[in-house]
RNA sequence: CCGUGCUAGGCGGGGUGUUAGCGGUACCCUGUACUCGCAAUCCGCUAUAGCGAGGCGGAAUCCUUUUUAGAGGAUCGAUGGCGCUGAGCCACUAUUGUCAUAAGUGGUGUUGAUCGCCGGGUCCCAUGCAAGCGGACAGCGUGAACCUGGUCAGGCCGGGAACGGAGCAGCCAUAAGCGUUUGGUUCGUUGUGCCGUGGAAUAACCUGGCAGGAGCCGGCUGUGAUAACAAACUUGGCAAAAUCGGUUCGAAGAAAAGUGCACGG
Numbered sequence: 001c002c003g004u005g006c007u008a009g010g011c012g013g014g015g016u017g018u019u020a021g022c023g024g025u026a027c028c029c030u031g032u033a034c035u036c037g038c039a040a041u042c043c044g045c046u047a048u049a050g051c052g053a054g055g056c057g058g059a060a061u062c063c064u065u066u067u068u069a070g071a072g073g074a075u076c077g078a079u080g081g082c083g084c085u086g087a088g089c090c091a092c093u094a095u096u097g098u099c100a101u102a103a104g105u106g107g108u109g110u111u112g113a114u115c116g117c118c119g120g121g122u123c124c125c126a127u128g129c130a131a132g133c134g135g136a137c138a139g140c141g142u143g144a145a146c147c148u149g150g151u152c153a154g155g156c157c158g159g160g161a162a163c164g165g166a167g168c169a170g171c172c173a174u175a176a177g178c179g180u181u182u183g184g185u186u187c188g189u190u191g192u193g194c195c196g197u198g199g200a201a202u203a204a205c206c207u208g209g210c211a212g213g214a215g216c217c218g219g220c221u222g223u224g225a226u227a228a229c230a231a232a233c234u235u236g237g238c239a240a241a242a243u244c245g246g247u248u249c250g251a252a253g254a255a256a257a258g259u260g261c262a263c264g265g
Base pairs, nucleotide, nucleotide: 001265002264003263004262005261006260010056011055012030013029014028015027016026020046021045022044023043024042034054035053036052037051038050063258064257065256066255067254068253072249073248074247075246076245077244078243079242083238084237085236086235087234088233093230095228096227097226098225099224100223101222103221104220105219106217107216108215116210117209118208119207120206121205122204124199125198126197127196128195129193130192131190132189133188134187135186136185137184139180140179141178142177148173149172150171151170156165157164158163
């Protein structure tokens, strides 16, 4: 140096999540890389950290180490914007309310406006009249088994008799009481009155008259002022995503180096 047979190691790795931790199953990246069984209410292990069963290939393109590279993930910060939400603010814009104005429009006014003067009513007080209601008086009727009156049949009592006495029912009358009527008298009262008289008030409204002769009202539009609110704006907070930067883990890929045993020629 060549050949044959073996062995260590290999036949994927990484991030997140989970976990005391490790690996797997799960999701994602890389990109092609033996098979089967197990497993998120998990499975298997313990720093030599998947377990079990089988297979291939094998000391190098393939195994190991270092460097490089940087797909992708995690985390922190910054920026500007969108969204949600709290507060503030009406200078501009919009809306609404109030006040003013009277340019437009509308209404009203020479069948007489605003303004001025005189009067009446609405409101209040007192009172008269009427009405309603109630009471009293007056009128009429009724009204007592006995305890009211008169007359008292019958019967009763006294008496020899004449006669005398008390007296129920009935009849008549009457007291208290009860009822009724009004055309009466009187007193009180009133959610009563197109009623009357006097007073007060006369602010407002309605209305009549006189004078005078053209405005008056403010519905809508406009204009001005003012108040509130909405949007916008300012500011605080929250959430998700984007971009940029820092930290950290890091696959494929690239480069360099390293790594056996036995036999035969």
Predicted 3D model of a 265-nucleotide RNA (Bacterial large signal recognition particle RNA) from a Sedimentisphaerales bacterium. It matches the Rfam family "Bacterial large signal recognition particle RNA". Rfam links the family to the GO terms SRP-dependent cotranslational protein targeting to membrane, signal sequence recognition and signal recognition particle, plasma membrane targeting. Rfam's curators write: The signal recognition particle (SRP) is a universally conserved ribonucleoprotein involved in the co-translational targeting of proteins to membranes. Model confidence (mean pLDDT): 76 of 100. It was read from a public genome assembly, where an Rfam model found it. NCBI's taxonomy places the organism under Bacteria, Pseudomonadati, Planctomycetota, Phycisphaerae, Sedimentisphaerales.